[in-house]
A computed fold for a 72-nucleotide RNA from Patescibacteria group bacterium UBA4787, annotated as transfer RNA. Lineage of the source: Bacteria > Bacteria candidate phyla. Rfam family: tRNA. The prediction has a mean pLDDT of 84.
RNA sequence: GGGCACGUAGUUCAGUGGCAGAACGCAUUCCUGAUAAGAAUGAGGUUGAAGGUUCGAUUCCUUCCGUGCCCA
Numbered sequence: 001g002g003g004c005a006c007g008u009a010g011u012u013c014a015g016u017g018g019c020a021g022a023a024c025g026c027a028u029u030c031c032u033g034a035u036a037a038g039a040a041u042g043a044g045g046u047u048g049a050a051g052g053u054u055c056g057a058u059u060c061c062u063u064c065c066g067u068g069c070c071c072a
Base pairs, nucleotide, nucleotide: 001071002070003069004068005067006066007065010024011023012022013021018055026042027041028040029039030038048064049063050062051061052060
């Protein structure tokens, strides 16, 4: 330099155009003599950035940024 894939909650990931979710983790409460386990509730997201298409974009298109793999 060329090609491909990926970027969504603290972490690991789902979500193929119509209100952003799960598990684990975190906080509070319950339970216990006390812990662990268990139960209930809650907080936590500019969906990597900018632009385009669309009535409407995490989702489709373009560019950029970052990460990984392959080729040279």